[in-house]
RNA sequence: GCGUCAUUAGUAUAGUGGUAGUAUCCCAGCUUCCCAAGCUGGUGUCCCGGGUUCGAAUCCCGGAUGGCGCA
Repeated sequence: GCGUCAUUAGUAUAGUGGUAGUAUCCCAGCUUCCCAAGCUGGUGUCCCGGGUUCGAAUCCCGGAUGGCGCA
C1' cells in the first nucleotide's frame, strides 16, 4: 500500500429498514437482628461525518481505532 472483519450502557453480548434488548454493574425499595443471597422497580448506550428512505444501530460513501491476511 491492497483486501477483509469488528466497533451497541461502566463491562460482556443480541438485534439483516419500524418501541434499542438481555446479563452484570450502579441506585432505590422489600425481605433480614446485621451482612450475604433472593425478589421488585429505576438511571444510563448504537465510533464520527455525509447520503438513500416516510422511517437507518441496520443499506451506501468517506473517515477513526483495533484484529487478521497478502505484498
Background:
Transfer RNA from a Nanobdellota archaeon, 71 nucleotides, folded computationally. Its mean pLDDT, the model's own confidence on a scale to 100, is 81. The organism belongs to Nanobdellota, within Archaea. Its Rfam family is "tRNA". It is annotated as a transfer RNA. Rfam links the family to the GO term triplet codon-amino acid adaptor activity.